A computed fold for a 60-nucleotide RNA from a Xanthobacteraceae bacterium, annotated as Fluoride riboswitch aptamer (crcB RNA motif). Of the family's consensus pairs, 100% are formed in the model. Model confidence (mean pLDDT): 79 of 100.

[in-house]
RNA sequence: UGAAAGACCGGGCAUGGAGUCGCCCACUAUCGCCGAAAGGCUAAUGACUCCUACCGCGGA
Numbered sequence: 001u002g003a004a005a006g007a008c009c010g011g012g013c014a015u016g017g018a019g020u021c022g023c024c025c026a027c028u029a030u031c032g033c034c035g036a037a038a039g040g041c042u043a044a045u046g047a048c049u050c051c052u053a054c055c056g057c058g059g060a
Base pairs, nucleotide, nucleotide: 010025011024012023013022016051017050018049019048020047021046032041033040034039
């Protein structure tokens, strides 16, 4: 330096991914709002930052 084997490894926070922080739960956490229904509406975060998607305005 490389390869192989073994052991350890929680989950969740309304639409995607990552980092950090916070909170909650141990299947007791979490799963938005309006409407009788049909149906309709906001938001990619719990918070911050970045990327992607989406929306609005302006310029080339």